This record gives sequence, structure tokens and C1' cells, in this order.
RNA sequence: GGGCCAUUAGCUCAACUGGUUAGAGCGUUCGGCUGAUAACCGGAAGGUUGCUAGUUCAAGUCUGGCAUGGCCCA
Repeated sequence: GGGCCAUUAGCUCAACUGGUUAGAGCGUUCGGCUGAUAACCGGAAGGUUGCUAGUUCAAGUCUGGCAUGGCCCA
């Protein structure tokens, strides 16, 4: 220098060829259960989907640029 992949909740990841309210597990927190703790059961909070522009009636999803991380080639 060139190519490819990833970036979504505090952490690990979903979201089926763009479609109307973005979810799960763990964690946190509140409650139940227990003599009590753990486990177990129920509820809740928590996200401008890395940033920026574009396409579209509509973008987490498609396109360009940038950033960070990883892999390969030279």
C1' cells in the first nucleotide's frame, strides 16, 4: 500500500431476501419463596444500532467516506 470481516443494552449475541412497538441470556434492581442464604419464580430499568452523508414512502439491514478492532496478501 491492497483485500476481507466485525462494530446493536454494563457483558456475550439475535433480528429470517428493507416493513411499521429492536429482542434474548448473563448482570443490575424490586418483589415472591425460605428461619436465612443460594437456587428457583415474577416484574422493572437500561439502546440516538461506532460516527457522518446518501438511496427509499420506510434503513440495525442497501451505498459512499471516516474511526476502532481482527485476519490475509505485498

Predicted 3D model of a 74-nucleotide RNA (transfer RNA) from a Candidatus Kariarchaeaceae archaeon. It matches the Rfam family "tRNA". The family's RNA type in Rfam is transfer RNA. The prediction has a mean pLDDT of 82. The sequence is in RNAcentral, with records from ENA.